Fluoride riboswitch aptamer (crcB RNA motif) from Atopostipes suicloacalis DSM 15692, 62 nucleotides, folded computationally. Taxonomically the source falls in Atopostipes suicloacalis (Bacteria, Bacillati, Bacillota, Bacilli). The RNAcentral record of the sequence draws on Rfam and Ribocentre. Rfam family: Fluoride riboswitch aptamer (crcB RNA motif). Its family is annotated with positive regulation of gene expression and response to fluoride in the Gene Ontology.
RNA sequence: UUAAUCAAAAGGGAUGGUACUCCCUAUAACCGCCAGAAAUGGCUGAUGGUGCCUGUUAUGUA
Numbered sequence: 001u002u003a004a005u006c007a008a009a010a011g012g013g014a015u016g017g018u019a020c021u022c023c024c025u026a027u028a029a030c031c032g033c034c035a036g037a038a039a040u041g042g043c044u045g046a047u048g049g050u051g052c053c054u055g056u057u058a059u060g061u062a
Stems, first nucleotide, its partner, number of pairs: 010025004016053006032043004
């Protein structure tokens, strides 16, 4: 330097699956927002970002 074999190649990013990508984490990363002393009440979104699928919501058409 080349080839082969073996091992490792994880987890997370406010509710599902998957692909790509970004960021973060092993001391962990992460666990939405508003009002309120608290209790409690209200609001947006299935994404960190994008595409597809599923679920949900609103409107219109058949």